[in-house]
């Protein structure tokens, strides 16, 4: 030093729920909160989820179609990377 296996220790993030703001909604952003997380950083590339402002359609409550909006804490790809005894 490189690679597998695994302790510790230091620092990070934050599910749900709730508070305020934004959006048409999904959903974001902030604070409180910890389910959990070694990439739970960053990236919508593939695959998948979610939403439907619009358009048709119905006397009507509705119903059909559709991302160009999200979702990276759903898988996978790409990219960077924190301690570390034995």
């Nucleotide at each position: 030093g490189a690679a597998u296996c695994u302790a510790a220790c230091a620092g990070g993030c934050a599910a749900a729920c709730u508070u305020a703001u934004c959006a048409a909604a999904a959903g974001a952003u902030a604070g409180g909160g910890a389910c959990g997380c070694a990439a739970a950083g960053c990236u919508a590339c593939g695959a998948g989820u979610c939403u439907a402002u619009a358009u048709c359609c119905a006397u009507a409550u509705g119903g059909a179609u559709g991302a160009u909006g999200a979702c990276a804490g759903u898988c996978g790809g790409g990219u960077u990377g924190c301690c570390a005894a034995g």

Notes
A computed fold for an 86-nucleotide RNA from Terribacillus halophilus, annotated as c-di-GMP-I riboswitch aptamer. The organism belongs to Terribacillus, within Bacteria. The coordinates come from a structure-prediction model, not an experiment, and the mean pLDDT is 82. Rfam family: c-di-GMP-I riboswitch aptamer. Its family is annotated with cyclic-di-GMP binding in the Gene Ontology.